[in-house]
RNA sequence: GGGCUCGUAGUCGAAUGGCCAAGACAUCCGCUUGACGUGCGGAGGAUUCCCGGUUCGAUUCCGGGCGGGCCCA
Numbered sequence: 001g002g003g004c005u006c007g008u009a010g011u012c013g014a015a016u017g018g019c020c021a022a023g024a025c026a027u028c029c030g031c032u033u034g035a036c037g038u039g040c041g042g043a044g045g046a047u048u049c050c051c052g053g054u055u056c057g058a059u060u061c062c063g064g065g066c067g068g069g070c071c072c073a
Base pairs, nucleotide, nucleotide: 001072002071003070004069005068006067007066010025011024012023018056027043028042029041030040031039049065050064051063052062053061
């Protein structure tokens, strides 16, 4: 330098172009316990990496950029 692939909450990780963007762990609150932990219930937390394009509508499709991984040179 070229090709492929990934980027979504603190972490992991779903989402067929259309529902308020799932779920788990973590955090916080309550119940349970003598207390901690476990268990149960609940709450908060997302400019979906950035800039453009297509579309009535983009996490999703297209172009460019940035970053990670793999391969080729």